[in-house]
The RNA shown here (transfer RNA) has 73 nucleotides and comes from a Candidatus Dojkabacteria bacterium.
NCBI's taxonomy places the organism under Bacteria, Bacteria candidate phyla, Candidatus Dojkabacteria.
Its mean pLDDT, the model's own confidence on a scale to 100, is 81.
Rfam family: tRNA. Rfam classes the family as a transfer RNA.

RNA sequence: GGACACCUAGCUCAGUUGGUAGAGCACUCGCUUGACGUGCGAGUGGUCACAGGUUCGAAUCCUGUGGUGUCCA
Numbered sequence: 001g002g003a004c005a006c007c008u009a010g011c012u013c014a015g016u017u018g019g020u021a022g023a024g025c026a027c028u029c030g031c032u033u034g035a036c037g038u039g040c041g042a043g044u045g046g047u048c049a050c051a052g053g054u055u056c057g058a059a060u061c062c063u064g065u066g067g068u069g070u071c072c073a
Stems, first nucleotide, its partner, number of pairs: 001072007010025004019056001027043005049065005
C1' cells in the first nucleotide's frame, strides 16, 4: 500500500424483509436466612463508533471518516 470482517448497556453478544432496542453476567432494591451465600421477584443503565445522504420512518440501505482484528504484498 491492497483485500475482507467487525464497532449495539459496565462486560460478552443477539437483533430475521427498514416499523416502539434486547438477552446473559454484573449493579441496585425487595422476599427468603440468625448472618453470608444460593434461590425468587422487580428495577437502573443506550448519541446502536462519528458525520452526511436516501426514506413517511434507519442499529439495519448508500457514501465518507475513525478505531479493532485477519490475510496479501